[in-house]
RNA sequence: GAUUUAUAAAGAAGCGCGGAGAGACAGGCUCGGUGAAGCGCUAGCAACCUUCCUUAAGGAAAAGGUGCUAAAUCCUUUCCCGUUAGCUGUUUAACGGGAGCAUAUAAAUU
Numbered sequence: 001g002a003u004u005u006a007u008a009a010a011g012a013a014g015c016g017c018g019g020a021g022a023g024a025c026a027g028g029c030u031c032g033g034u035g036a037a038g039c040g041c042u043a044g045c046a047a048c049c050u051u052c053c054u055u056a057a058g059g060a061a062a063a064g065g066u067g068c069u070a071a072a073u074c075c076u077u078u079c080c081c082g083u084u085a086g087c088u089g090u091u092u093a094a095c096g097g098g099a100g101c102a103u104a105u106a107a108a109u110u
Stems, first nucleotide, its partner, number of pairs: 001110008013042005021031003026076003043069003048065002050061004073102001078099009
């Protein structure tokens, strides 16, 4: 890097170094010298792996391996359904819902 499965409206930040970018991509919108990214330390959240309750189901724990700690995965993009409005051709817009794509993370395989 690829594949499979699961999850993604909850939750959880301070300090030091650093010094202008960051939120994956595009569009939007937002965060940022009252200090971005990155690195380090400490703290926390969660519970995938893990441990325990004999096993399943269900539950508990948090020592260890990851992950995470602005905004719903920050929002949207493709398709379907519903409501309302325009419109009388089967289309446009707004809002709501569902599915999908993409992305992230975990576990396993390669």